RNA sequence: GGGAUCGUAGCUCAGUUGGCAGAGCACUUCCUUGAUAAGGAAGGGGUCGGAGGUUCGAAUCCGCCCGAUCCUA
Numbered sequence: 001g002g003g004a005u006c007g008u009a010g011c012u013c014a015g016u017u018g019g020c021a022g023a024g025c026a027c028u029u030c031c032u033u034g035a036u037a038a039g040g041a042a043g044g045g046g047u048c049g050g051a052g053g054u055u056c057g058a059a060u061c062c063g064c065c066c067g068a069u070c071c072u073a
Stems, first nucleotide, its partner, number of pairs: 001072007010025004019056001027043005049065002052062002
């Protein structure tokens, strides 16, 4: 240099027939307990790696750039 896969919440990931951004763990408050753990209820947290294009509408489709892993000269 070329190619493949990937990038979504603090962490691990789901969501790809284009149509309200989600789960588990973690975090905050409360309930429960003599106290803790476990359990239960409620809540906060994302401009979906970046800036564009297509579209009535993009996490999702298209090209470019950045980053990670792997393959290759």